[in-house]
Molecule: SAM riboswitch aptamer (S box leader)
Organism: uncultured Leeuwenhoekiella sp.
């Protein structure tokens, strides 16, 4: 810089109080938050295999990345208050 931000996926061990990005609401949490470790799943972005070569189809052994609600809502602009749609932030990948 350029895509996406729907969906989908968890249990042990260690440790002990925060913790969901920031403000506010909202909510999680000693029936164990966070951080760290093993093991599993999840997704297909890089990759890997066809082919009619791309807005294809299959795949998953690597690299990331991810497994509450949930990119939760409110802030900014439009719209008509409600909806909706875009920005900004921010997340993950080349």
């Nucleotide at each position: 810089u350029u895509a996406u931000c729907a969906a989908g996926a968890a249990a042990g061990g260690c440790a002990g109080a925060g913790g969901g990005a920031g403000a506010g609401a909202c909510c999680c949490g000693g029936u164990g938050a966070a951080g760290c470790c093993u093991u599993a799943g999840c997704a297909a972005c890089c990759c890997u295999u066809a082919c009619c070569u791309g807005u294809u189809a299959a795949g998953a052994a690597g690299g990331u990345g991810c497994u509450a609600c949930a990119u939760u809502c409110u802030a900014c602009c439009a719209u008509u208050u409600u909806u909706u749609g875009g920005a900004u932030a921010g997340a993950u990948a080349a």